[in-house]
Context: one part of a larger RNA
RNA sequence: UCCACAUCAGGACAAAAAGACCCCGGCAUCUUUACUAUAGCUAAGCAUUGGAAUAAGAUUUUUACUGCAGAGUGUAGGAAGGAGACUUUGAAGUAUCGCUUUUGGGCGGUAUGGAGUCGUCAAUGUAACACUUCCCUUUAAAUGUUUUGUUUCUGAUUGGAGCCAUGAUCUGGCAACCAAAACAGUGCUUGGUGGGUAGUUUCACUGGGGCGGUGUCUUACUAAAGAGUAACGUAAGAUCCCAAAGGUUACCUCAUCCUGUAUGGAAAUCAGGAGAAGAGUGCAAAGGCAUAAGGUAGCUUUACUGUAAGACUUACAAGUCAAGCAGUCACGAAAGUGGGGCUUAGUGACCUUUUCGUAGCGCAUGGAAGCGCGAUUGUUCAUAGGAUAAAAGUUACGCCGGGGAUAACAGGCUAGUCUUGCCCAAGCGUUCAUAGCGACGGCAAGGUUCGGCACCUCGAUGUCGGCUCGUCACAUCCUGGGGGUGUAUCAGCUCCCAAGGGUUAGGCUGUUCGCCUAUUAAAGUGGCACGUGAGCUGGGUUCAAACCGAAGUAAUUCAGGUUGGUCUCUAUCCGAUGUGGA
Numbered sequence: 001u002c003c004a005c006a007u008c009a010g011g012a013c014a015a016a017a018a019g020a021c022c023c024c025g026g027c028a029u030c031u032u033u034a035c036u037a038u039a040g041c042u043a044a045g046c047a048u049u050g051g052a053a054u055a056a057g058a059u060u061u062u063u064a065c066u067g068c069a070g071a072g073u074g075u076a077g078g079a080a081g082g083a084g085a086c087u088u089u090g091a092a093g094u095a096u097c098g099c100u101u102u103u104g105g106g107c108g109g110u111a112u113g114g115a116g117u118c119g120u121c122a123a124u125g126u127a128a129c130a131c132u133u134c135c136c137u138u139u140a141a142a143u144g145u146u147u148u149g150u151u152u153c154u155g156a157u158u159g160g161a162g163c164c165a166u167g168a169u170c171u172g173g174c175a176a177c178c179a180a181a182a183c184a185g186u187g188c189u190u191g192g193u194g195g196g197u198a199g200u201u202u203c204a205c206u207g208g209g210g211c212g213g214u215g216u217c218u219u220a221c222u223a224a225a226g227a228g229u230a231a232c233g234u235a236a237g238a239u240c241c242c243a244a245a246g247g248u249u250a251c252c253u254c255a256u257c258c259u260g261u262a263u264g265g266a267a268a269u270c271a272g273g274a275g276a277a278g279a280g281u282g283c284a285a286a287g288g289c290a291u292a293a294g295g296u297a298g299c300u301u302u303a304c305u306g307u308a309a310g311a312c313u314u315a316c317a318a319g320u321c322a323a324g325c326a327g328u329c330a331c332g333a334a335a336g337u338g339g340g341g342c343u344u345a346g347u348g349a350c351c352u353u354u355u356c357g358u359a360g361c362g363c364a365u366g367g368a369a370g371c372g373c374g375a376u377u378g379u380u381c382a383u384a385g386g387a388u389a390a391a392a393g394u395u396a397c398g399c400c401g402g403g404g405a406u407a408a409c410a411g412g413c414u415a416g417u418c419u420u421g422c423c424c425a426a427g428c429g430u431u432c433a434u435a436g437c438g439a440c441g442g443c444a445a446g447g448u449u450c451g452g453c454a455c456c457u458c459g460a461u462g463u464c465g466g467c468u469c470g471u472c473a474c475a476u477c478c479u480g481g482g483g484g485u486g487u488a489u490c491a492g493c494u495c496c497c498a499a500g501g502g503u504u505a506g507g508c509u510g511u512u513c514g515c516c517u518a519u520u521a522a523a524g525u526g527g528c529a530c531g532u533g534a535g536c537u538g539g540g541u542u543c544a545a546a547c548c549g550a551a552g553u554a555a556u557u558c559a560g561g562u563u564g565g566u567c568u569c570u571a572u573c574c575g576a577u578g579u580g581g582a
Stems, first nucleotide, its partner, number of pairs: 001582008010574003015568001022403006028395001030393002034200005040193009050153010061142004067136001077135005084118003093112008157180004162174004203215003212232001216238006239384001240282001241341002246300007254278001256274005280289002283346001285344003304327004310321003316385001329338003352378001355375004360371002410457001411455001412453003416450001418446006427437002464539001465537003469531001470528005477502003480497006504518005545563004549558003
C1' cells in the first nucleotide's frame, strides 16, 4: 500500500417529507356595529270571510227646537211677502209634569175652565215676529249609508273524541257530539328586524413583512453646460384667491443710508442728497421685471361670440403657445392694446344626473314621452388614468401553488458597534509626561458581540443549554525564562519570550451568563456550522389542549406568565479504529 472481517458515526451541505416558520398568489374555517342577500320572527293591507245586536263618530233626508248689548211692554237671528191671524176640532186663566235657560223667562204634554188672545197703530230702536215662505246658528229625535270598538250566533275554518274501509296514531269517507271561531291558520303584496344562514370584499409601494410614512399637482437641488433621468434622496409648497389684485390711457420710482427740521423719541410726516435694485410682485421656490411685470389716478368689462395657419409636448388620452379672419365692444388724439391675472401649482376621464336653450329624430299619422345637439350642475371617485351604486377582521385548526426573487439559524461580504495593539502627549503621579496611568485626537489589526447587506441553501443546511468526545489559536490563568519599577526583603505592578503539561467540587436557575459555598499552583480567553442530536438528552424556545393578566364588540392576539405535549431498530461510499492475510 492492497484485500477481508468486526466495529464507530466525522463527511457525502447523508436519507425521509415539492418547509408546517417567513413572504407572494390562491382557497377554506371562524367573527362582527364590513357589504349585499336570505330563512325565521314581526306589523299592516287584501283574499279565504259569513249572520246579528249595541256604543261612539261622520254624513243624507224629515220633524221640532234654539237666538237676551243698550233703549224698548219684552229673550228683536237674517231676507221677502203681509192687514189681518188663531179660537166651541176649545181663548185667557188655574193646577201639575217634562225639556231648556243669560234664572228674567221660553217651549211642549195632561187636567180644569168656558170666550177670548195677538197684530196693525203708538213708543223705543240701525232693524218691529199676528201669520206664511226661504236661509243661518244651537240642540234633540227618527231614518238611510258608512267607519271604529264591544258583545253575540254558527254554517266557513281549526282542535278533540267517535264510527267505517280495517287486524292500521297514514289516508279517505260517515255522522253530526264537545270546544274554539270569523279570530286563528294559510296565500299574495309591502315595511321592519334578522351573522340564524349564504356569497363576497378587506389596495399598492416597502433594503423581508407588519407598525409608521407615502400615492395627484407645483418649485429648486441631486441631474453629469440641449431635453429627459432613480431612491422610504435633500428642501419647500398647492387642492385657492381677486369685480379688482382684470382691460386701457396717463403719470410715478423703490429698499437703505446721510444731512436738516415744532411737539417727534432709534423709528410717524416734511425738504435735500447718495442710491441698478439690496424694495416690491396676493401665496412656495426658481426664473423674470425700473422701457417696468413694481406704485398711483381716470374711464371701463376683451375675465368677449364664431373660428384658426403654424408650433411645443407626447405611448395613448390629455396638456401648452399662437399670428391671422369674421362679428361686437373698452380705452386712447392716434399708432395701437385688450380672447383675464409676471410666469410656472390651485385639479378629476367615461357613465349617470341637474338646469337652460335648440327643434335634428319621434315605432300607422299628428302630438307627447324619450333621444340627439350647444351650454351647465353634482365626485378628499385624494389608492387623485377614477375595478362596484354598494364591502371589515381572524386563523397556533388551517390547506394548496410558489420563492432562497424575501425574513428567522448557520455560513459569506462589511466592520459602524465590539475586542486588541500602536502614534502624539495636555495632565495625574510631592518634584518628574511615559514605574504606573493618560484627556483631546490619529493609525491599524482581529472577526468572539450588536448590527448592515440579502450572496449559496425554503423539491428542508434540525434551533438554546447540558452530557460525551475532543482538537486548534495565543491576545498566557498556573507552572518556566527575562527587562523595568515610585523593586530594601516579602508580596506586587507592568512589559517581553514561551502553547510542554495542567486549568476543581458543589447550592440556585432550562439556562449560557451570573451570584453564593469550599478548595486550588491555576480555577485562561477564544475558534472549530455560537465544535459535537444518522452520538445521547429535551429542561427552554417553537404546533395542536387549557388557565391567568392585558388588548379587542368578537373571532382571536401578546420576545407576558403558567401546566401538558410522539426526537426515525438494519451504514452504500469516503473517513476512522481493531484483527487477520498478501